The RNA shown here (Bacterial large signal recognition particle RNA) has 267 nucleotides and comes from a Candidatus Hydrogenedentota bacterium. Model confidence (mean pLDDT): 75 of 100.
RNA sequence: CCGCGCUAGACGGGAAACUAGCGGUGUCCUGCACUCGCAAUCCGCUUUAGCGAGGUCGAACUCCCGCCCGAGGGCGUCUUGCUCUUUAGUCAGGUGCGAGGCACGUGGCGUUGACGGUUGGGUCCUACUCAACGGGAUGCCGCCGAACCCGGUCAGGUCCGGAAGGAAGCAGCCGUAGGUGGUUUUUCCCGUGUGCUGUAGGGGAGCCUGAUCCGAGCCGGCGAUUUCGUGGCCGUUCUGGGUGAGCGUUCGACGGCGGGUGCGCGG
Numbered sequence: 001c002c003g004c005g006c007u008a009g010a011c012g013g014g015a016a017a018c019u020a021g022c023g024g025u026g027u028c029c030u031g032c033a034c035u036c037g038c039a040a041u042c043c044g045c046u047u048u049a050g051c052g053a054g055g056u057c058g059a060a061c062u063c064c065c066g067c068c069c070g071a072g073g074g075c076g077u078c079u080u081g082c083u084c085u086u087u088a089g090u091c092a093g094g095u096g097c098g099a100g101g102c103a104c105g106u107g108g109c110g111u112u113g114a115c116g117g118u119u120g121g122g123u124c125c126u127a128c129u130c131a132a133c134g135g136g137a138u139g140c141c142g143c144c145g146a147a148c149c150c151g152g153u154c155a156g157g158u159c160c161g162g163a164a165g166g167a168a169g170c171a172g173c174c175g176u177a178g179g180u181g182g183u184u185u186u187u188c189c190c191g192u193g194u195g196c197u198g199u200a201g202g203g204g205a206g207c208c209u210g211a212u213c214c215g216a217g218c219c220g221g222c223g224a225u226u227u228c229g230u231g232g233c234c235g236u237u238c239u240g241g242g243u244g245a246g247c248g249u250u251c252g253a254c255g256g257c258g259g260g261u262g263c264g265c266g267g
Base pairs, nucleotide, nucleotide: 001267002266003265004264005263006262009057010056011055012030013029014028015027020046021045022044023043024042034054035053036052037051038050063260064259065258066257067256068255072251073250074249075248076247078246079245080244081243082242083241084240088236093234094233095231096230097229098228099227100226101225104223105222106221107219108218109217116213117212118211119210120209121208122207123206124202125201126200127199128198130195131194132192133191134190135189136188137187139183140182141181142180143179144178150175151174152173153172158167159166160165
């Protein structure tokens, strides 16, 4: 140096959590690196190997050590962005809303007379009245009508009488009490959420209207200004979170580089 066979060893690793501590199952990150059974109300252990059983590779691209890189995770009374929640005072941060004042701007009205004064009337109330409307009664006309218990006339018939003559009286006819329809051209009564009828009294704030006096402003819509009140609406403040970025710290896979490391036999 070569060949053959073995052994140590390897057959994933890490983070958080759990644990007195270690490892595993589970969660997460990385990555490709055997199988079966046990295991979060945990499973198995005691100073670091999960426990039990089986299998593959095997002294090097695979084992061990050191350094570098660095996915990812944890922590931080640090800096900062966004967002949720809680709190606070005012208007001496901002802004909105409401009410009042003023009459600065604008606008409207005004010598065809503003504002104001005096005076009359209406609207309003009471009483009466007039009209309208509604209802009722009446008058007039038509029709009906009470078989009898309305009237007049009473055919026929009935009664009294010797006769002359009288009496009562049904139907019919006429009228009446009564009923019904029509009329508004009659008259009367009652009523009212009707009313530019009228009379008298009352009332008098507002509105409308007439007359008269005075002689230049009046109004307050919009904007400005001012006073008072009001809203957590925006910003700010207070409390507690969530999430992202930075910084610090901690652990750290994969990867890269370098170094190291057995035994036996034969040639």
Background: It matches the Rfam family "Bacterial large signal recognition particle RNA". Rfam describes the family as follows. The signal recognition particle (SRP) is a universally conserved ribonucleoprotein involved in the co-translational targeting of proteins to membranes.